[in-house]
Parts: sequence; structure tokens; C1' cells
RNA sequence: UUCUUAUCCAGAAAGACCGAGGGACUUGACCCAAUGACGUCUUGGCAACCUCCGCCCCCGCGCGGGAAGGUGCCACCUUCAACCACACUUGUGGAAAGAUAAGUU
Repeated sequence: UUCUUAUCCAGAAAGACCGAGGGACUUGACCCAAUGACGUCUUGGCAACCUCCGCCCCCGCGCGGGAAGGUGCCACCUUCAACCACACUUGUGGAAAGAUAAGUU
């Protein structure tokens, strides 16, 4: 890098450094940001994909528990819309794209 599967309305921030844009891409909207955003580092935390332990007339893509280890994450539903369908003026469901994990190439 390719492909497959699963998940994406829950949850979890302080300090230091930096200094102007940032919320993936395009357009629009809405937000965050010199009372310092974004990013980096440290510490802390959340979650439970991998993982660890246990359970079973059912051995499963099962159930319950843990958090040492590998990841991930800690504004806004993946911030929202865009394409399709349905309802009907603003919603619902799905797709696409993206992100993350595990495997695969």
C1' cells in the first nucleotide's frame, strides 16, 4: 500500500512549550482560536479492538470480569449537509468517503 470484517449519538484534561490558524479532502453552514486554538511533550484519564482470567446441557462473531501489555481516544453525532430512498420543510434510514482495530497482501 491492497483487500476483508467490526465499530463510529456513550466516555475521558491538566501543566509546559509553540505562535495562527484549526475542526481529513471540495463547497456551504456552524463552531474552536492571542483569556493562546491546532500541534508537540509530560502527567493523568476514558474505553475495551487485540489481550488476560473465569463460566457453560448450548463452545459461540457467546456471557461475565480485569486493565499488566499492543493500539486507539480525551470540543461539537465521523460537527452538520452534499449522493439515494421515504416522510414532507425539516427529519429518518441507507450509501459513499473517512477514522480506528484485528487480520491479510
The prediction has a mean pLDDT of 84. SAM riboswitch aptamer (S box leader) from Niabella aurantiaca DSM 17617, 105 nucleotides, folded computationally. It matches the Rfam family "SAM riboswitch aptamer (S box leader)". Rfam describes the family as follows. The SAM riboswitch is found upstream of a number of genes which code for proteins involved in methionine or cysteine biosynthesis in Gram-positive bacteria. The SAM riboswitch acts at the level of transcription termination control. The predicted structure consists of a complex stem-loop region followed by a single stem loop terminator region. An alternative and mutually exclusive form involves bases in the 3' segment of helix 1 with those in the 5' region of helix 5 to form a structure termed the anti-terminator form. This entry represents the conserved core of the complex structure involving helices 1-4. It was read from a public genome assembly, where an Rfam model found it.